Predicted 3D model of a 71-nucleotide RNA (transfer RNA) from an Elusimicrobiota bacterium.
NCBI's taxonomy places the organism under Bacteria, Pseudomonadati, Elusimicrobiota.
The sequence was found in a public genome assembly.
It matches the Rfam family "tRNA".
RNA sequence: CGCGGUGUAGUUUAAAGGUAAAACCACCAUCCCUCAAAUGGUUGAUGCAGGUUCGAUUCCUGCCGCCGCGG
Numbered sequence: 001c002g003c004g005g006u007g008u009a010g011u012u013u014a015a016a017g018g019u020a021a022a023a024c025c026a027c028c029a030u031c032c033c034u035c036a037a038a039u040g041g042u043u044g045a046u047g048c049a050g051g052u053u054c055g056a057u058u059c060c061u062g063c064c065g066c067c068g069c070g071g
Base pairs, nucleotide, nucleotide: 001070002069003068004067005066006065007064010024011023012022013021018054026042027041028040029039030038047063048062049061050060051059
């Protein structure tokens, strides 16, 4: 320098055009003498900028980060 893949919550994954889902973590409550466990609940996310579309996590373009391949 070129090519390919990938980017969603603190972490691991869904959603494949139509209100972004769950598990673990964290926090609160119940229980308990206390802690743990268990049960119930709460908070929190689409890498950035554009385009297409009535509507974009999804499709297209560019950039950025990471991984890989080639030189």